This is a predicted structure of a 74-nucleotide RNA (transfer RNA) from a Candidatus Uhrbacteria bacterium. It matches the Rfam family "tRNA". The family's RNA type in Rfam is transfer RNA. The same sequence occurs in records of 2 taxa.

RNA sequence: AGGGGCGUCGUUCAAUGGUAGGACGGAGGUCUCCAAAACCUCUGACAUAGGUUCGAUUCCUAUCGCCCCUGCCA
Numbered sequence: 001a002g003g004g005g006c007g008u009c010g011u012u013c014a015a016u017g018g019u020a021g022g023a024c025g026g027a028g029g030u031c032u033c034c035a036a037a038a039c040c041u042c043u044g045a046c047a048u049a050g051g052u053u054c055g056a057u058u059c060c061u062a063u064c065g066c067c068c069c070u071g072c073c074a
Stems, first nucleotide, its partner, number of pairs: 001070007010024004018054001025043006047063005
């Protein structure tokens, strides 16, 4: 320098044009002599900026970040 893949709650994975969800975590509660476990409730996210669309996490473009492959110089 070229090519490819991936960016979603604190963590890890879904959803792929029409309400953003699960598990773990965190907070509160029930239970218990206390705790653990179990159960209930709450918590909280689409990398950034444009474009297309009635509507974008999803499609397109650019940028940023991470990973992989190829090449150049040393």